Predicted 3D model of RNase P RNA and transfer RNA as a complex of 421 nucleotides. Rfam match: Bacterial RNase P class A. The prediction has a mean pLDDT of 77.
[in-house]
RNA sequence: UGACCCGACCAGGCGAUCGCGGGCGCAGUGCGGCAACGCCGCGUCUGAGGAAAGUCCGAACAGCGCAGGGCAGGGUGCCGGGUAACGCCCGGCGGGGGCGACCUUAGGGAAAGUGCAACAGAGAUCAGACCGCCAGCUAUGGUUGGUAAGGGUGAAACGGUGCGGUAAGAGCGCACCAGCAGUCGGGUAACCGGCUGGCUAGGCAAACCCCACCCGCUGCAAGGCCAAAUAGGGGAGGCAUGACGCGGCCCGCCGACCUCCCGGGUUGGCCGCUGGAGGCAUCGGGCAACCGGUGUCCUAGAGAAAUGAUCGUCCACGACAGGAUUCGGCUUAUCGGUUGGGUCAGCGG
RNA sequence: GGCGACGUAGCCAAGUGGUAAGGCAAGGGUCUGCAAAACCCUUAUGCGGCGGUUCGAAUCCGCCCGUCGCCU
Numbered sequence: 001u002g003a004c005c006c007g008a009c010c011a012g013g014c015g016a017u018c019g020c021g022g023g024c025g026c027a028g029u030g031c032g033g034c035a036a037c038g039c040c041g042c043g044u045c046u047g048a049g050g051a052a053a054g055u056c057c058g059a060a061c062a063g064c065g066c067a068g069g070g071c072a073g074g075g076u077g078c079c080g081g082g083u084a085a086c087g088c089c090c091g092g093c094g095g096g097g098g099c100g101a102c103c104u105u106a107g108g109g110a111a112a113g114u115g116c117a118a119c120a121g122a123g124a125u126c127a128g129a130c131c132g133c134c135a136g137c138u139a140u141g142g143u144u145g146g147u148a149a150g151g152g153u154g155a156a157a158c159g160g161u162g163c164g165g166u167a168a169g170a171g172c173g174c175a176c177c178a179g180c181a182g183u184c185g186g187g188u189a190a191c192c193g194g195c196u197g198g199c200u201a202g203g204c205a206a207a208c209c210c211c212a213c214c215c216g217c218u219g220c221a222a223g224g225c226c227a228a229a230u231a232g233g234g235g236a237g238g239c240a241u242g243a244c245g246c247g248g249c250c251c252g253c254c255g256a257c258c259u260c261c262c263g264g265g266u267u268g269g270c271c272g273c274u275g276g277a278g279g280c281a282u283c284g285g286g287c288a289a290c291c292g293g294u295g296u297c298c299u300a301g302a303g304a305a306a307u308g309a310u311c312g313u314c315c316a317c318g319a320c321a322g323g324a325u326u327c328g329g330c331u332u333a334u335c336g337g338u339u340g341g342g343u344c345a346g347c348g349g
Numbered sequence: 350g351g352c353g354a355c356g357u358a359g360c361c362a363a364g365u366g367g368u369a370a371g372g373c374a375a376g377g378g379u380c381u382g383c384a385a386a387a388c389c390c391u392u393a394u395g396c397g398g399c400g401g402u403u404c405g406a407a408u409c410c411g412c413c414c415g416u417c418g419c420c421u
Stems, first nucleotide, its partner, number of pairs: 001345010012314007020047007030039003049320001053331002056329005061219004065253002068251004073215005078092005093107001094105004108210002113208002115204002130151002132147006159177006178200001180197007223271004233262006245254001278297008315318001350420007359373003367404001375391005397413005
């Protein structure tokens, strides 16, 4: 200088005017009201995100009479750690990719069982002679047997390479490599390394299944309170032979109402509702995720739903997009910019 | 706001790992004086999109897009 790799952060700034949501305060001689209070007004403070999104996971919280047991069902899946929890995160192991920094990986079990493998091919799993090779017979057309080294088919053909061996061949014998079993050493473990042995056991479990661990269901339109309103009406059915109530089923406990149709009323207010597994700084532990101590900060809470407009000025000329119970993650969308660490190549000293 | 289901040709729709049925519609032909009906033949675009598992995916798994339904 060029090409890359991994993280962290920002998301137009400043000023003026007008407008909107929320909190607090003031005025009470404006309006409604007896009043509390509400509306209006004035002042002051505050007002979207890194994803607020998708709702894909995990929780808090709330209800379902007790939440208990079993079956069924669902999820996760190398090892260790973190966490309230997780399918998330961190560190490692094995596999794959890259010269490298580094990236990526749903990665338990196929010598428990069952199943699947279209087409092609002779044959698709304790299988298999189509061509070829070798031996016997031969009426020289073939036929019987041996053979998985070679050809051919296929995604896949009961290890790979080489030497020996043989009629031709074959783990038939041997060496190395892969894999398996045993054993020794290292490591918390996944796993790695050495030695010995016999010679080989195919693939798919994001097929059923087996093993280990986890999981009740419903979701703030959960749920609670107040007010208003009305029809304790009519009809059909279930139920002490136990209904409904907890959902797919069963069991235990409880014990009297429940379901549908017709016909009516209401369509308001308050709570839940935001200060929390919270942010920032610093110190300590840890490779890290994270944990602990100290200090400091407070930062939306609407209910048809608030963030905008105009002007001035500066620059890098502004992307994706907006709360709706709340958090921890993942995934997806995103113009541009700042910054830390690292790798490779070339050139120069 | 929360929860659930679905997506296959212009329309309807079967297919649950192995070359994607069928009907309507469209085009051509036979028949007819011309049509309709009937019969025969035909086309191309199809599995919402992108990845993954597998030898092989409409089908199994993940993410995204779209449509519909339920709950005050």